[in-house]
RNA sequence: CUCUUAUCCAGAGUGGCGGAGGGAAAGGCCCUGUGAAGCCCGGCAACCUUCAAGUAUCGACUUGAAAAGGUGCCAAGUCCUGCAGAUCUGAUUGAUCUGAAAGAUAAGGG
Repeated sequence: CUCUUAUCCAGAGUGGCGGAGGGAAAGGCCCUGUGAAGCCCGGCAACCUUCAAGUAUCGACUUGAAAAGGUGCCAAGUCCUGCAGAUCUGAUUGAUCUGAAAGAUAAGGG
């Protein structure tokens, strides 16, 4: 970098250092000197993991618990939209729903 599968309406700080950016990209809309990014500490969660119970057509699955380790995450639903379809609406506007695309994370493969 790429492929497969799963998940993406929950949750997480009045901390320290730091000093101007940040929210993937585009268009929006936002956050930010009442302190951005980044680093440290802290925390959340439970994908990998461990344990227990149950099921099985026995290479698996379901439920519950734990949190030492590997990741991840800690403004806004993945912040919103973008492509396709449907419904409603005063039709060129707007809203809602479903799916796709793109993205993120994990686990496994190339």